[in-house]
RNA sequence: GGGCCGCUAGCUCAUCGGGUAGAGCAGGGGACUUUUAAUCCCAAGGUGCGGGGAUCGAGACCCCGGCGGCCCA
Numbered sequence: 001g002g003g004c005c006g007c008u009a010g011c012u013c014a015u016c017g018g019g020u021a022g023a024g025c026a027g028g029g030g031a032c033u034u035u036u037a038a039u040c041c042c043a044a045g046g047u048g049c050g051g052g053g054a055u056c057g058a059g060a061c062c063c064c065g066g067c068g069g070c071c072c073a
Stems, first nucleotide, its partner, number of pairs: 001072007010025004019056001028042004049065005
């Protein structure tokens, strides 16, 4: 330098073909009793990497840029 993949909640990841973004864990509250724990219940938590474009409508499509990984040179 080139190619491919990834970037979404605090962490790890979903979201088949564009139509109001979810889960597990962590953290918070509660129940229970075997009491620093386990189990169960509830609520909260998102500029979806940044900018622009097409569209009635974008996490997803197009363009530019950033960061990370793998491969090639």